[in-house]
RNA sequence: UGGGAUAGCUAGACGACCGCGCGUUAUCUGCGCUUUAGAGUGCAGAUGGCUCGAGGAACGUCCGGGCUCCACAGAGCAGGGUGGUGGGUAACACCCACUCGGGGUAACCCGCAGGCUAGUGCCACAGAAAACAGACCGCCUCUUUUUCCUUCGGGGAGUGAGGUAAGGGUGAAACGGUGGUGUAAGAGACCACCAGCCGUCCAGGUGACUGGAUGGGCUAGGUAAACCCCACUCGGAGCAAGGCCAGACAGGGCGCGUUUGAGGGCUGCUCGCCCGAGUGUCCGGGUAGGCUGCUGGAAGGCAUCGGCAACGGUGACUGUAGAUGGAUGGUCGUCGCGGCGUCGCCGGUAACAGCGUCGCUGAACAGAACCCGGCGUAUCGGCUAUCCCAUCCG
Numbered sequence: 001u002g003g004g005a006u007a008g009c010u011a012g013a014c015g016a017c018c019g020c021g022c023g024u025u026a027u028c029u030g031c032g033c034u035u036u037a038g039a040g041u042g043c044a045g046a047u048g049g050c051u052c053g054a055g056g057a058a059c060g061u062c063c064g065g066g067c068u069c070c071a072c073a074g075a076g077c078a079g080g081g082u083g084g085u086g087g088g089u090a091a092c093a094c095c096c097a098c099u100c101g102g103g104g105u106a107a108c109c110c111g112c113a114g115g116c117u118a119g120u121g122c123c124a125c126a127g128a129a130a131a132c133a134g135a136c137c138g139c140c141u142c143u144u145u146u147u148c149c150u151u152c153g154g155g156g157a158g159u160g161a162g163g164u165a166a167g168g169g170u171g172a173a174a175c176g177g178u179g180g181u182g183u184a185a186g187a188g189a190c191c192a193c194c195a196g197c198c199g200u201c202c203a204g205g206u207g208a209c210u211g212g213a214u215g216g217g218c219u220a221g222g223u224a225a226a227c228c229c230c231a232c233u234c235g236g237a238g239c240a241a242g243g244c245c246a247g248a249c250a251g252g253g254c255g256c257g258u259u260u261g262a263g264g265g266c267u268g269c270u271c272g273c274c275c276g277a278g279u280g281u282c283c284g285g286g287u288a289g290g291c292u293g294c295u296g297g298a299a300g301g302c303a304u305c306g307g308c309a310a311c312g313g314u315g316a317c318u319g320u321a322g323a324u325g326g327a328u329g330g331u332c333g334u335c336g337c338g339g340c341g342u343c344g345c346c347g348g349u350a351a352c353a354g355c356g357u358c359g360c361u362g363a364a365c366a367g368a369a370c371c372c373g374g375c376g377u378a379u380c381g382g383c384u385a386u387c388c389c390a391u392c393c394g
Base pairs, nucleotide, nucleotide: 001390002389003388004387005386006385007384008383009382010381012335013334014333015332016331017330018329020053021052023050024049025048026047027046028045029044030043031042032041033040034039055365059376060375062374063373064372065371066370067238068237069236070235079234080233081232082231083230084098085097086096087095088094099113100111101110102109103108114229115228119227120226121223122222123221136168137167138164139163140162141161142160144158145157146156148155149154176194177193178192179191180190181189195219197216198215199214200213201212202211203210204209242292243291244290245289251283252282253281254280255279256278263275264274265273266272299318300317302315303314304313305312306311337362338361339360340359341358343356344355345354347352
């Protein structure tokens, strides 16, 4: 200098004007309560001031938990989930470390990683044959035919019967590999070495597992994201959960009342007059509506201690949205950032790179709705640290 790997950070800044939501405060208005009054206080509304006001994914709603209500003696079946080992955690399908397998020159990355030697099933196309194998070509033996050749022994070519898994060919995969013995040709039929499987023992490790010794039979195909088996594990529904206040309209109880007139109107009161069959009160389910749940938590960063790490302990510090047709925005200016182009300067043989000026232009993905922990997906750009490889210079 070029190419890569990993872990993180950021998600424009400032100002002006306009606008929105929660809270708070001041003034005004309305209503209620207390008070003799002045005044005080509560609720609602209007206006003004002030504080605060989305994210790294707020997203998808895939997994796990808190919280709430319902269900629940115990056990079992069915069904779902998870699946190397050890740890972390409230929990997980997440995270960390390790093991094994795979990829990469490397840094490093990826793995749905229990069991096909419990049983059952499946294996497209091609191919003769796809799983207690299989004979298409080839190789070999025997039989037989021959209008071919012959040195007369036989050979070649064809028919039929059989042997053979060495070689060819098909396939993702063809029933261990290489060499030899052997054979008519062959074959773990036998032998040596190698690979792999099963068993036993020794050593290391908490463990997955690793290393070694020894024996066996010569060999075992793949597929469990096929049924299934094994081990562990799992109640259901969700903030539209749930709780409180509570109209209206039904319904019910009780009192009074229907010519012996409840109740209402006229009225300051009584009498009187008029209307008149219902009316007063309580209960009530919880609809419309309102309040609550609602945001201080498995919280955050910092320091320190333990741990390889994930993470945990301790200490002090910080305050950080709560809308409910759903606020958190818009416009303009200046600066910064990226892209393209003009001009100038400088470096370089050049390609090109750097700095400055001016002009045009771009700035993503997306947005809380009970709250957390994860995973997955989307994202214009910019920046930092560590590491690896190649090349050059000293």

Model confidence (mean pLDDT): 76 of 100. A computed fold for a 394-nucleotide RNA from Psychromicrobium silvestre, annotated as Bacterial RNase P class A. It matches the Rfam family "Bacterial RNase P class A". The family's RNA type in Rfam is ribozyme. RNAcentral holds the sequence, with entries from ENA and Rfam.